[in-house]
Predicted 3D model of a 75-nucleotide RNA (transfer RNA) from a Verrucomicrobiota bacterium. The coordinates come from a structure-prediction model, not an experiment, and the mean pLDDT is 81.
RNA sequence: GACCCCAUGGUCUAGCGGUUAGGACACCACCCUUUCACGGUGGUAGCCCGGGUUCGAUUCCCGGUGGGGUCGCCA
Numbered sequence: 001g002a003c004c005c006c007a008u009g010g011u012c013u014a015g016c017g018g019u020u021a022g023g024a025c026a027c028c029a030c031c032c033u034u035u036c037a038c039g040g041u042g043g044u045a046g047c048c049c050g051g052g053u054u055c056g057a058u059u060c061c062c063g064g065u066g067g068g069g070u071c072g073c074c075a
Stems, first nucleotide, its partner, number of pairs: 001071007010025004018055001027043005048064005
């Protein structure tokens, strides 16, 4: 340098054009318990950035950024 893959709360992850963006763990409050743990209920919190297409984009396209991989170039 070329190509490919990935990017969603604090962490892991589902999503395949119209979702209140779901789940698990963690965190907070309450309940339960003599206490802790376990368990139960509720809550906080997220679509990497900029364009484009579309009535409508987290989702499709282009570019960028970051991460990973393969190949190549220089030395």
It matches the Rfam family "tRNA". The family's RNA type in Rfam is transfer RNA. The source organism's lineage runs through Bacteria, Pseudomonadati and Verrucomicrobiota.